A computed fold for a 73-nucleotide RNA from Patiria miniata, annotated as transfer RNA.

RNA sequence: GGUUGGAUAGCUCAGUUGGUAGAGCACUGGAAUGGUAAUCCAGAGGUUGCAGGUUCAAAUCUUGCUUCAGUCA
Numbered sequence: 001g002g003u004u005g006g007a008u009a010g011c012u013c014a015g016u017u018g019g020u021a022g023a024g025c026a027c028u029g030g031a032a033u034g035g036u037a038a039u040c041c042a043g044a045g046g047u048u049g050c051a052g053g054u055u056c057a058a059a060u061c062u063u064g065c066u067u068c069a070g071u072c073a
Stems, first nucleotide, its partner, number of pairs: 001072007010025004019056001027043005049065005
């Protein structure tokens, strides 16, 4: 330098052909217990890597860039 894939909650990751963004763990509050852990209930937490384009509507389609991993030279 060419090429393939990834970037979504604090972490690990889903997201069903474009239609209100989710799970597990972690965190906070409560229940329960003599107390802790486990368990149960509830809650908070997101500019979907950045900037454009298409569309009534974009995490999803598209262009460029950044970054990570693989591969070829």
The source organism's lineage runs through Eukaryota, Bilateria, Eleutherozoa, Asterinidae and Patiria. Its Rfam family is "tRNA". Its family is annotated with triplet codon-amino acid adaptor activity in the Gene Ontology. The coordinates come from a structure-prediction model, not an experiment, and the mean pLDDT is 81.